[in-house]
RNA sequence: GGCUCAUUAGUUCAGUUGGAUAGAACGUAGCGCUACGGACGCUGAGAUCGGGAGUUCGAAUCUCUCAUGAGUCA
Numbered sequence: 001g002g003c004u005c006a007u008u009a010g011u012u013c014a015g016u017u018g019g020a021u022a023g024a025a026c027g028u029a030g031c032g033c034u035a036c037g038g039a040c041g042c043u044g045a046g047a048u049c050g051g052g053a054g055u056u057c058g059a060a061u062c063u064c065u066c067a068u069g070a071g072u073c074a
Stems, first nucleotide, its partner, number of pairs: 001073007010026004019057001028044005050066005
């Protein structure tokens, strides 16, 4: 340098053929429970989907570009 893949919450991941308020687990905050914790139960906060542009009535999803990481070829 060429090619392929990945990037969504603090972490690990889902998200089907473009459509409805973007979800789960763990973690975390509050409350209950307890002598105190843990476990358990209830409630909540937290991602404008890596940045930008484009297509479309509509984009996490399609296209282009940039960035970061991984693999591979020479």